Predicted 3D model of a 102-nucleotide RNA (Glycine riboswitch aptamer) from a Paracoccaceae bacterium. The model forms 91% of the base pairs in the Rfam consensus.

[in-house]
RNA sequence: UGCGUGGAUACGGGAGAAUCCGGCGGGGCCUGCGGGCCAUGUCGGUGCCGAAGGAGCAACCGCCCCGGUAAACUCUCAGGUGCAAGGGACCGUAUCCGCGCU
Numbered sequence: 001u002g003c004g005u006g007g008a009u010a011c012g013g014g015a016g017a018a019u020c021c022g023g024c025g026g027g028g029c030c031u032g033c034g035g036g037c038c039a040u041g042u043c044g045g046u047g048c049c050g051a052a053g054g055a056g057c058a059a060c061c062g063c064c065c066c067g068g069u070a071a072a073c074u075c076u077c078a079g080g081u082g083c084a085a086g087g088g089a090c091c092g093u094a095u096c097c098g099c100g101c102u
Stems, first nucleotide, its partner, number of pairs: 002101012018046001020045006027038004047081003053077001054075003060068003
């Protein structure tokens, strides 16, 4: 100097799934004053999604009772579930630090 690799930062890309049901509160609009509609806050419930996180297992390996060990697979605790915002595994580019090779 170059390549690979682990981490961090910045930028870009980035999916899926109920505008669900019910209770309560106040707000706006309409009203024949009985009520109706709209959005919003909060609580509860059910369904659904998997790409934050988390958990589980095969081959294989071991000191072979048992244990180690993977995911984008599986589970769905958590999280999410109209648009927007936010989050988002992973991918790309750049910079920095460390490690290995040259």